A computed fold for a 378-nucleotide RNA from a Thermodesulfobacteriota bacterium, annotated as Bacterial RNase P class A. RNAcentral holds the sequence, with entries from ENA. Its Rfam family is "Bacterial RNase P class A". By type it is a ribozyme. It is recorded under the gene name rnpB. The coordinates come from a structure-prediction model, not an experiment, and the mean pLDDT is 76.

[in-house]
RNA sequence: GGAGCAGACUAAAUGGCCGCUGGAAAUGAACAUUUCCGGAGGAAAGUCCGAGCACCACAGGGCAGGGUGAUCGCUAACAGCGACCGGGGGUGACCCUAGGGAAAGUGCAACAGAAAAUAUACCGCCCUAAAAAGCUCUUUUGAGCAUUUUGGUGGUAAGGGUGAAAAGGCGAGGCAAGAGCUCACCAGUCCCAAUGGUGACAUUGGGAGCUUGGCAAACCCCACCCGGUGCAAGACCAAAUAGGGAAGCGAUUGAGGGUUGCCCGCCCGAUGCUUCCGGGUAGGUCGCUUGAGGCUCCUGGCAACAGGCGUCCCAGAUGAAUGGCCAUUGCCUGAUCUUGUAUCAGGGACAAAACUCGGCUUAUGGGCUGCUCCAGCA
Repeated sequence: GGAGCAGACUAAAUGGCCGCUGGAAAUGAACAUUUCCGGAGGAAAGUCCGAGCACCACAGGGCAGGGUGAUCGCUAACAGCGACCGGGGGUGACCCUAGGGAAAGUGCAACAGAAAAUAUACCGCCCUAAAAAGCUCUUUUGAGCAUUUUGGUGGUAAGGGUGAAAAGGCGAGGCAAGAGCUCACCAGUCCCAAUGGUGACAUUGGGAGCUUGGCAAACCCCACCCGGUGCAAGACCAAAUAGGGAAGCGAUUGAGGGUUGCCCGCCCGAUGCUUCCGGGUAGGUCGCUUGAGGCUCCUGGCAACAGGCGUCCCAGAUGAAUGGCCAUUGCCUGAUCUUGUAUCAGGGACAAAACUCGGCUUAUGGGCUGCUCCAGCA
């Protein structure tokens, strides 16, 4: 200098002006004004998991359906996290891994290939010798050879070729040719023992049968777990109009209403009028933000995390606030030449709470730290 790996951080700062919004206090007839204190994120997102909370359902058990799957731990819980084991990838830092069962059963594997699982036989190799050719011997129309071709309901699975994957590898013996057919070594499976580890497991030694393919985020089997709906949950207050119930009044000797306040008069008037009760709607209040809470330090633990002391209160809107402008500084990018803590210009991503937490996943600007590999120079 180049190429990478991992981790944690940040998401501009300060001041001024103009606005929006929650709370408290004060002032005046609840609506304003003033002052003070607050006002988005690392992902607030996707709504994919797990909980709290609320309502509904629920004796117990089973079926169906869904989820999870090595070990030890953490946690309120989890499909999360930590550590470790096995497997895989990378020269390496390091990364990936739904990681029980394929000798319970069913099923699948394009193309190629003989064959994709009760193994098979295209080429090849070997055997055979019926037919033809050839060669040798012979007095013969005979006998022999196994060189070539055709054939055999013969053998073989070493070698070739196909495929992502081909029925252990390799050497020797053996054989007509071959083959775990036999043997040594190696790999794998199962069993036993010893040692280490809480454990998954690892290492070493011995033995067996000689070998059993892949896919279960295919059906399935095994073990374990799982009620449903979500703050539009739900609780409370409560108009107008209409309707329900109860009581009272009233029928021409007129309840009640209209006619400017009263009286008369006039008009309307019985499915009526008055009062009370209860349900629901509009609307409002609560739920609502003090919580498995944040920060500093200490203790235990490799870590996830747990415990303790102290300290802090840090958005709660609902046609939905959290914004805009200016100045200075800082960051990034580009240009210029005077190569500097320079000047000028431009830029600042992804995205914005809506009951609350713990995770996962996805989007995204910037710089920082540690580590690895390669190359060059000293």